[in-house]
Context: one part of a larger RNA
Molecule: large-subunit ribosomal RNA, half A
Organism: Mangrovimonas spongiae
RNA sequence: GGCGUAUGGGGGAUGCCUAGGCUCUCAGAGGCGAAGAAGGACGUGAUAAGCUGCGAAAAGCUGCGGGGAGUGGCACAUACACUAUGAUCCGCAGAUAUCCGAAUGGGGCAACCCGGCAUGUUGAAGACAUGUCAUGCGAAAGCAAGCGAACCCGGAGAACUGAAACAUCUAAGUACCCGGAGGAAGAGAAAACAACAGUGAUUGCGCUAGUAGUGGCGAGCGAACGCGCAUUAGCCCAAACCGGUAUUGUUACGGCAAUGCCGGGGUUGUAGGACCACAACAUUGAAUGCUUAAUGAACUAGAACGCUUUGGAAAGAGCGACCGAAGAGGGUGAUAGUCCCGUAUAGGCAAAGCGAGUUAUUCAUAGUGGUAUCCUGAGUAGUGCGGGGCACGUGAAACCCUGUAUGAAUCUGGCGGGACCAUCCGCUAAGGCUAAAUACUCCUGAGAGACCGAUAGUGAACCAGUACCGUGAGGGAAAGGUGAAAAGAACCCUGAAUAAGGGAGUGAAAGAGAACCUGAAACCAUACGCCUACAAGCGGUCGGAGCGGAUUUAUCCGUGACGGCGUGCCUUUUGCAUAAUGAGCCUACGAGUUACCGUUUCUGGCAAGGUUAAGCACUUCAGGUGCGGAUCCGUAGCGAAAGCGAGUCUGAAUAGGGCGUUAGAGUCAGUGGCGGUAGACGCGAAACCGUGUGAUCUACCCAUGGGCAGGGUGAAGCUGUGGUAACACAUAGUGGAGGCCCGAACCGGUUGACGUUGAAAAGUCUUCGGAUGACCUGUGGGUAGGGGUGAAAGGCCAAUCAAACUCGGAAAUAGCUCGUACUCCCCGAAAUGCAUUUAGGUGCAGCGUAUUAUUAGUUUUAUAGAGGUAGAGCUACUGAUUGGGUGCGGGGGCUUCACCGCCUACCAAUCCCUGACAAACUCCGAAUGCUAUAAAAUGAUGUAAUGCAGUGAGGGCAUGGGUGCUAAGGUCCAUGUCCAAGAGGGAAAGAACCCAGACCAUCAGCUAAGGUCCCCAAAUGUAUGCUAAGUUGAAUAAACGAGGUUGAACUGCUUUGACAGCUAGGAUGUUGGCUUGGAAGCAGCCAUUCAUUUAAAGAGUGCGUAACAGCUCACUAGUCGAGCGGUUCGGCAUGGAUAAUAAUCGGGCAUAAGCAUACUACCGAAGCUAUGGCAUCUAUAAGAUGGGUAGGGGAGCAUUCUAUGGGCGUCGAAGGCGUGUCGCGAGGCAUACUGGAGCGUAUAGAAAAGAAAAUGUAGGCAUAAGUAACGAUAAUGCGGGCGAGAAACCCGCACUCCGAAAAACCAAGGUUUCCCCAGCUAUGCUAAUCAGCUGGGGGUUAGUCGGGACCUAAGGCGAACCCGAAGGGGGUAGUCGAUGGACAACGGGUUAAUAUUCCCGUACCCGCCCACACUAAAAGUGACGGAGGCGAAAACUCAGUGCGUGCUGACGGAAAUGCACGUUGAAGCCAGUGGUAACACGGCGAUAGUACACUAAGACUUCGGUCGCGGUGAUAAUCUGGGGGAUCGACUUCCAAGAAAAGCAAGUGAGGCGGCCCGUACCGUAAACCGACACAGGUAGUUGGGAUGAGAAUUCUAAGGAGCUC
Repeated sequence: GGCGUAUGGGGGAUGCCUAGGCUCUCAGAGGCGAAGAAGGACGUGAUAAGCUGCGAAAAGCUGCGGGGAGUGGCACAUACACUAUGAUCCGCAGAUAUCCGAAUGGGGCAACCCGGCAUGUUGAAGACAUGUCAUGCGAAAGCAAGCGAACCCGGAGAACUGAAACAUCUAAGUACCCGGAGGAAGAGAAAACAACAGUGAUUGCGCUAGUAGUGGCGAGCGAACGCGCAUUAGCCCAAACCGGUAUUGUUACGGCAAUGCCGGGGUUGUAGGACCACAACAUUGAAUGCUUAAUGAACUAGAACGCUUUGGAAAGAGCGACCGAAGAGGGUGAUAGUCCCGUAUAGGCAAAGCGAGUUAUUCAUAGUGGUAUCCUGAGUAGUGCGGGGCACGUGAAACCCUGUAUGAAUCUGGCGGGACCAUCCGCUAAGGCUAAAUACUCCUGAGAGACCGAUAGUGAACCAGUACCGUGAGGGAAAGGUGAAAAGAACCCUGAAUAAGGGAGUGAAAGAGAACCUGAAACCAUACGCCUACAAGCGGUCGGAGCGGAUUUAUCCGUGACGGCGUGCCUUUUGCAUAAUGAGCCUACGAGUUACCGUUUCUGGCAAGGUUAAGCACUUCAGGUGCGGAUCCGUAGCGAAAGCGAGUCUGAAUAGGGCGUUAGAGUCAGUGGCGGUAGACGCGAAACCGUGUGAUCUACCCAUGGGCAGGGUGAAGCUGUGGUAACACAUAGUGGAGGCCCGAACCGGUUGACGUUGAAAAGUCUUCGGAUGACCUGUGGGUAGGGGUGAAAGGCCAAUCAAACUCGGAAAUAGCUCGUACUCCCCGAAAUGCAUUUAGGUGCAGCGUAUUAUUAGUUUUAUAGAGGUAGAGCUACUGAUUGGGUGCGGGGGCUUCACCGCCUACCAAUCCCUGACAAACUCCGAAUGCUAUAAAAUGAUGUAAUGCAGUGAGGGCAUGGGUGCUAAGGUCCAUGUCCAAGAGGGAAAGAACCCAGACCAUCAGCUAAGGUCCCCAAAUGUAUGCUAAGUUGAAUAAACGAGGUUGAACUGCUUUGACAGCUAGGAUGUUGGCUUGGAAGCAGCCAUUCAUUUAAAGAGUGCGUAACAGCUCACUAGUCGAGCGGUUCGGCAUGGAUAAUAAUCGGGCAUAAGCAUACUACCGAAGCUAUGGCAUCUAUAAGAUGGGUAGGGGAGCAUUCUAUGGGCGUCGAAGGCGUGUCGCGAGGCAUACUGGAGCGUAUAGAAAAGAAAAUGUAGGCAUAAGUAACGAUAAUGCGGGCGAGAAACCCGCACUCCGAAAAACCAAGGUUUCCCCAGCUAUGCUAAUCAGCUGGGGGUUAGUCGGGACCUAAGGCGAACCCGAAGGGGGUAGUCGAUGGACAACGGGUUAAUAUUCCCGUACCCGCCCACACUAAAAGUGACGGAGGCGAAAACUCAGUGCGUGCUGACGGAAAUGCACGUUGAAGCCAGUGGUAACACGGCGAUAGUACACUAAGACUUCGGUCGCGGUGAUAAUCUGGGGGAUCGACUUCCAAGAAAAGCAAGUGAGGCGGCCCGUACCGUAAACCGACACAGGUAGUUGGGAUGAGAAUUCUAAGGAGCUC
């Protein structure tokens, strides 16, 4: 270290539970608000942080009712109170009700600030109390506003999406925005429908009907009439006419007319009314009052049980009773009708509203006839044009609405009936009101659930819209359980300890101990058994020795030396161990659902019929029963239709033909499969559109403020001199310009390095650019998303930009990717054709499966056929073509021209001979395949219909081809096969090559391919050869080469002596001729290369010479004694032979284990056989079958809940964790331990119904790893102290660092971090005794400082006014708004912590009281730029001198010298001095205070001394010089020409009074702000000493601060 067992830790799954949710039902209510809402802020308790309640009358006050003993909320403590004189508590009705908020006196940054008037305290100012003071409408009374979940009406109105693109269309009049109303809203009493019959306002429901229509006639959209129901309800004006009144006009002054208002009258289509005539006081309804039934709060009464037993506890079990108008439910120490609360029932009756009745009052409401005249809704109806709404997209388009332009009629009128006209019918517009039936639920009460049960159910069971994130709109968690009862652990021990633990005690249990029920897994340990240090490993499986254990010892459990075999899972693919995807592990959660419609299977009811829907009634209130026949489907078809009908249509037809009829089954429910519409299996975009939120970042702009050390250069102008007629010009000065130069602060970001899980989500170091300008910067404001802004980079607009962010449409869409969960059984594909804006998608066909029906199918043989491939052929066509012959014709040459001709080793037709070619040649022509018939074999393999699919990426090999290079593991076809979807054996290893198709088991047998020396099962087999190359044996690698070797055939020589070797000869004419300087066999040429001698010898095969010579060869003889050569064809070897890290598996190869031939035996698979078993098919038997991806079909297991029946459980349910056992399996059963209250089973039913993967979601835990790191390399060391403990805390000493800062002040921002005490669990990157941490307590004091009670800028708001569908946008007067203007205090002291605030001293300002004096107007001032030099000048600082104090020691004393420190002093006032002024000087202020000295409480001590609260006391320059330059003044110069308003100028004098609100602690270049952090970053303004130096550079240093938390 591995496996196992046991015991723990860790963690919080599981089980059980429910306090909270979810979805509904019935009833109520349907609003609250200027009488101040909703919602908040702040308060309120004896102690009080939060929640709840309440409001200065503050966990409450009053009255009435209830109730009857304790009470002071959650909330468990102490104290103090209240209560039988009735509390607390409950109900009803009142009182009070701070501030903000519509917010309303004005303002404002909500919860704050500032006012006017009246009255009062009171008495002038100031302050306080009470009341009142907004706006709009309205004459007034009064009303409105604002908030609120859905429902409703109206205004305005998207896009994604669908149409497989897209524009009409769709989505959709949806989302969103806006206005308005009510408990409902809207609609509504026919200028309506209909169709020759009729209905009779509106609304809603069921049908009609997915019909008629509409529609790029696409996608889609989609009525009405009529029928059945619910509920029912009808009315009022205008006008005619009459009257009154007001005004006007006119007049004959009698009136008349017009207009406005008021009253009567009147309200419709069979027309009605006025008018005329007649008649009449009826009927019905509403409001108020009265009476009354039922309802109605807290609350009251409310039946009936005991004993035994187990147990901690009884309600369980046993035995025996009782009640029931009550056996709903909950609680009680386990499961209770009879214990408690309740329940059924009965009572209680205040307020309230409601119903009914009644009479009283008031109000409203009616008839008949006549028809001359009058009335009956005008910029209306209608029409043209443009739109919109109607189901209806302009269409033949009626009807309704209207932006625009026009424009009637008047009852003998008008409108409609889907263009229009006629007839007929219906109705009476241009005014208004109107319950119920219908929609919804923020809210209240009562209930229900085959809804959830803490990752579920609301986001929220818990102090949740909280913590937290964001500038903001907005986003948005996690987190339940001790026990029956706190009985919540007295006391003791260990320990520094209030940590933690161990005892003791409580309790049924503490292994229920507060981190608390059960307590799984990952993960981390400990103990024991076995194994493990030569071993190569997807870690398992098969065999198996040894060891250990057992109360089944013949068996089982644990371990596993050694051996055999063996490349995970998922997904996606032609194909994955792949080095292609996904997963660190565990637990929980996590994906084909639901509604409606359609189709089909099965089941059930009824059946030529079947069936109700809405609704209604009943009711035991639920899958209920009945009624309800509207409607739908079927029963008949044909036709475009009229229509006819077992027929009909076409047609002249009785013909023919088409579709039907003639063996008829449907329909309504339920159920399974599938489709459609819906998000439709889950997760996933980039995007589009709508309402809002953002300019605290950044861009630009506006207003108002601030900043820029120092040095250099030296423009214009001016002056002098020279010069010119005068200019010009030159020169010397002066001068101080500049998007000038160098360079700090400041702004930027060039180079390099570092950093890259950083110190930092952009920095550090170094270097660099600008640095008086188009500069940088603070504060306040403006511009907003197809918009802004942009010296322009598509830059920036809050770490986001080729269109921000937030929420919504919304579950957009995704022909794409990923994922998609239990078991067993049967069958089992495809990767092809056609089409496709189609090619990775889809439709149809093909191939699969299930069911039903039917009767074919396949193979072989035989026979009969069609055909033009392979092959072959070509004087058989078309075309191409080698060599030869012939040579038409042509070219060239010759011929003096022409003609006629000639020559030609030129080209070349036809023909002949010869050779040879073709996918688009064929005189020919197979095999195979195909068709038909017959026979045989085989047996469900065929076909059809219906339901449901998947596939439509294929791949290798072989063969036939195309293409390509007769390249490809290439590509495209065809035929076959295998892989895909196929395991097993072989080929070392390998998807498809060889063999062979796995139901399971067996330690049985036989074989296939391939093998038999060893790895490794089987022959070191037999016989005969070959190979020498380690060839064989990686790929057999070629042409070509080679006396390698072996075999065969043919052929030559040879005992008359071959071949090879040795000995000898190899001659003569002749130096052949020619040529040549020479050529003699041998430079070259020639040829009867001849002849002679010979055994044989070339006018010569080589070497050689200048030429000869010389040496050889051929040839011959001798010697030797048997074979020696040549050619051709084979086998095996050999060279040719060259690739990058060792490799034929290894050994090996002459007795092969190589090669070849023949033969025998054996091994060898999941094949075949044998034995046993399971399942499917088949009626049984016999038999056959059972590889399998996509996919189809079948049968089951498990989980949760429901119903019914029957059971289990404190003598121990579920859950957890082991063991045994059953089932092919999913799983089941039994039981030990744990656990402590619920749970099975059977039969049915219903589903939030099964996880290993989705870079899944949440939580927990690993790994890397005790690893990286611990955030500026300015630095620490020692002594002492406290303490359990000290590198870091405190004190001291030394050292070091900053010092234009790392010091001091101050604004923003933060918001208690400030100070003290006590602590150390967390925070602090370590420790901590320390702290910006935790707990407790304390701390911020103002007329003068800052802000308000003063002013205005940019800008905001905004009476009036203007504009706009609405919301709203501008904007005058005004009113807000500092970054500006105006405005009065200094010094010292004091606290642990505040001070220009308190105290001391000394001042100043404003208002009021009293007195005095004076009062025009206008104008001014306030009031302003940059740059530059000049002058004056404070603080501060340096030096010097003087003075004061101290020290000046080493044996002691004195002097001198030296050294150190100090030498200070405000505002304000003043009649003095200087100055133009500012200001300075002088005096007072100042008997203050400081340094210093003395004394000294006390503290510490190393005993030498040191520190020192408090007190006392004296004294020293108001010196000189230099630097410095706050501030002020007057100037110069330049062009870009440089706020507004308030305030100010009338007061003087003595005394007195008054002087409000807010801020004030602390940090503030930072550990307290902005950056997620105690973060190397960022952060406006002021002061900023000395030496060096031009300097704020640089280095060192003072005051002061620090050593950077390992």